Small-subunit ribosomal RNA, central domain from an uncultured prokaryote, 351 nucleotides, folded computationally. Rfam family: Bacterial small subunit ribosomal RNA. On this family, see Yusupov et al., Science 2001: "Crystal structure of the ribosome at 5.5 A resolution".

Context: one part of a larger RNA
RNA sequence: CUGGGCGUAAAGGGCGCGUAGGCGGCGCUAUAAGUCAGAUGUGAAAGCCCACGGCUUAACCGUGGAAGUGCAUCUGAAACUGUAGUGCUUGAGUAUCGGAGAGGAAAGUGGAAUUCCCGGUGUAGAGGUGAAAUUCGUAGAUAUCGGGAGGAAUACCGGUGGCGAAGGCGACUUUCUGGACGAAUACUGACGCUGAGGCGCGAAAGCGUGGGGAGCAAACAGGAUUAGAUACCCUGGUAGUCCACAGCUGUAAACGAUGAGAACUAGGUAUAGGGGGUGUUGACCCCUUCUGUGCCGUAGCUAACGCAUUAAGUUCUCCGCCUGGGGAGUACGGUCGCAAGAUUAAAACUC
Numbered sequence: 001c002u003g004g005g006c007g008u009a010a011a012g013g014g015c016g017c018g019u020a021g022g023c024g025g026c027g028c029u030a031u032a033a034g035u036c037a038g039a040u041g042u043g044a045a046a047g048c049c050c051a052c053g054g055c056u057u058a059a060c061c062g063u064g065g066a067a068g069u070g071c072a073u074c075u076g077a078a079a080c081u082g083u084a085g086u087g088c089u090u091g092a093g094u095a096u097c098g099g100a101g102a103g104g105a106a107a108g109u110g111g112a113a114u115u116c117c118c119g120g121u122g123u124a125g126a127g128g129u130g131a132a133a134u135u136c137g138u139a140g141a142u143a144u145c146g147g148g149a150g151g152a153a154u155a156c157c158g159g160u161g162g163c164g165a166a167g168g169c170g171a172c173u174u175u176c177u178g179g180a181c182g183a184a185u186a187c188u189g190a191c192g193c194u195g196a197g198g199c200g201c202g203a204a205a206g207c208g209u210g211g212g213g214a215g216c217a218a219a220c221a222g223g224a225u226u227a228g229a230u231a232c233c234c235u236g237g238u239a240g241u242c243c244a245c246a247g248c249u250g251u252a253a254a255c256g257a258u259g260a261g262a263a264c265u266a267g268g269u270a271u272a273g274g275g276g277g278u279g280u281u282g283a284c285c286c287c288u289u290c291u292g293u294g295c296c297g298u299a300g301c302u303a304a305c306g307c308a309u310u311a312a313g314u315u316c317u318c319c320g321c322c323u324g325g326g327g328a329g330u331a332c333g334g335u336c337g338c339a340a341g342a343u344u345a346a347a348a349c350u351c
Base pairs, nucleotide, nucleotide: 003323004322005321006320007305008304012319014201015200016199017198021194022193023192025088026087027086028085029084030083031082033081034080035077036076037075038074039073040072041071042070049065050064051063052062053061054060091191092188093187094186095185096183097182098181103177104176105175106174107173108172109171110154115149116148117147118146119145120144121143125136126135162169163168206248207247208245209244210243211242215241216240220236221235222234223233259318260317261316262315263314264313267296268295269294270293271292272291273290274289275288276287277286279284300307301306324351325350326349333344334343335342336341
């Protein structure tokens, strides 16, 4: 470079914003860069191909022709791409109205429960397990009642329910704030899609500084179990879990193991949020439509499993990635980081 691929065989970047680049709706006019046609010149010789000829033949050699897909110039065509101009509204966006939502940030408030402290009642056990023991308890535990402190999480509602780009988000109230959806008009007029680098966000664990510390609980200690038991079970228990910082880290089975956008291609059913309509006093039921979330299923696809209008079907645009197993996501070097490490990423050798 080319081919074939990326749900599970190797392979979709964790997710967004967006630069360069690539690609780009419906008309009209112009141009002629790409494109197409013709002509001229050039494209050395040898070689390749064709014809004829010379060595007894062939290899070899000679003569002539063709070819040389290319380049330059000139003339022409104007469908497509490009460029310039002008217009359009379907793509995209803005305005108005409306309802839904654990979307985000900050502040405040509540109740249940665990633990601890104080006081009352009360007495010998409690706890724990497969069974026990370590452990707690006559210095009064466990149980029960009242009061207080403190931290963390928010039962029921709760749902193949909702929201968010992903990570993720669940008590209530207030303030600030992002997005999506529906309906009807009006407006802008291709303003679009993707996106190498770049920038930002990014669970848990971990790190830094300072707080906080109820419960849980790596490490650690003890008790059991066992042949052993650096485990599973039990009693304790420190980091951590929580909060603050324009802190750091930047990874996950970051998964739908399925990149983003657009168009097309049977249906059925359930559910969430809107709209329209028939019937109805109303609750509601039925029909229809848009957006989402599930299940089943036709064509088609698939190695099969399965996917199937939320495609893994049929096509287009752009990005990322794969190329036998091990060595190895390792070494070295670079970049980033306080560190832990992350990222980029081989080879020898071996099967």